[in-house]
Molecule: SAM riboswitch aptamer (S box leader)
Organism: uncultured Trichloromonas sp.
RNA sequence: UAUCAAGAGUGGUGGAGGGAAAGGCCCUGCGAAGCCACAGCAACCGGUCCCCGUCGUCAUGCGAUCGCGGAUGCCAGGUGCUAAAUCCUUCCUUGCCGAUGGCGGGGAAAGAUG
Numbered sequence: 001u002a003u004c005a006a007g008a009g010u011g012g013u014g015g016a017g018g019g020a021a022a023g024g025c026c027c028u029g030c031g032a033a034g035c036c037a038c039a040g041c042a043a044c045c046g047g048u049c050c051c052c053g054u055c056g057u058c059a060u061g062c063g064a065u066c067g068c069g070g071a072u073g074c075c076a077g078g079u080g081c082u083a084a085a086u087c088c089u090u091c092c093u094u095g096c097c098g099a100u101g102g103c104g105g106g107g108a109a110a111g112a113u114g
Base pairs, nucleotide, nucleotide: 001114002113003112004111009038010037011036012035013034017027018026019025021090022089023088024087039082040081041080043079044078045077046075047074048073051070052069053068054067056065057064058063086110091107092106093105094104095103096102097101
C1' cells in the first nucleotide's frame, strides 16, 4: 500500500486442543493443533487472448509494429487459502424498540495475505 459478506477437502499420521489477544459464542475422541500426500479455490505476483488509450517508428489513406497504462476473460507457474462475514464485540458516531437492556447502520483501530 491493495484486498478481506463470495469461493474451495479427502486420506494418512498424530493424540487435545483450536478459532490472532480479551470477553463471548462455536469447532473438536463421530478425533483438535502440527506434519505428509494428492486435490481444489483464485486475493496478490506471473503468463495469455481480446478491447480501449497513449509515446516512438514505418507507411500515406487511415493501418502495422514496439513499449507503457487500464478493463474483461482464461491459465494455475510462485506465494497464499480451503467451518461459521476477519465467527461477533472491544474505539468513535448514529438509528430503532416494548428502553437498568436489546436489535441494527457507518467509520476507525487491530489482524491476515500479497